[in-house]
RNA sequence: AGCUUAUCAAGAAAGGCAGAGGGAUUGGCCCUUUGAAGCCUUUGCAACCCUGUUAAACUACUCAUUUAGCAGAAGGUGCAAAUUCCAUUCCGGUAACUUCCCGGAAGAAGAUAAGUC
Numbered sequence: 001a002g003c004u005u006a007u008c009a010a011g012a013a014a015g016g017c018a019g020a021g022g023g024a025u026u027g028g029c030c031c032u033u034u035g036a037a038g039c040c041u042u043u044g045c046a047a048c049c050c051u052g053u054u055a056a057a058c059u060a061c062u063c064a065u066u067u068a069g070c071a072g073a074a075g076g077u078g079c080a081a082a083u084u085c086c087a088u089u090c091c092g093g094u095a096a097c098u099u100c101c102c103g104g105a106a107g108a109a110g111a112u113a114a115g116u117c
Base pairs, nucleotide, nucleotide: 002116003115004114005113006112007111008110013042014041015040016039017038021031022030023029026087027086028085043080044079045078048076049075050072051071052070053069054068055067056066057065084109088106089105090104091103092102093101
C1' cells in the first nucleotide's frame, strides 16, 4: 500500500516557535495576519484495542474461545470549527406548480480502530 469488519448528528483547549495557507479530492460554502499548515509542551475528549467483572453459547466437565452487558481509564492509537461542513440515487412528506426544505433507505469516496497480508 491492499483486503475485511465496525463506527462516523455527541464530546474535548491553552502556551511557545513559525509565517500563508487550511477544511481529503471536484464544485460550493466556510476558517485564517484578531495568525493557516507544520513542530514542541501541557491539558482534555472518547472508549476501537485494553483492564476488571457478569451471563450465555460451545464442551461429558473444566480450561480456552466467541458473543452480549456493566464498570474503568494505567497502557496502544486517535481526536479537540461547522453532521464526514454541504453536494449522488430511490422513496415519502409540507408547501408549491417543475424552487426550497424535512425524514428514511441505499450507494460512492474518505477518516479512525482492529484483524489479515
Predicted 3D model of a 117-nucleotide RNA (SAM riboswitch aptamer (S box leader)) from a Sphingobacteriia bacterium. Lineage of the source: Bacteria > Pseudomonadati > Bacteroidota > Sphingobacteriia. It was read from a public genome assembly, where an Rfam model found it. The model forms 97% of the base pairs in the Rfam consensus.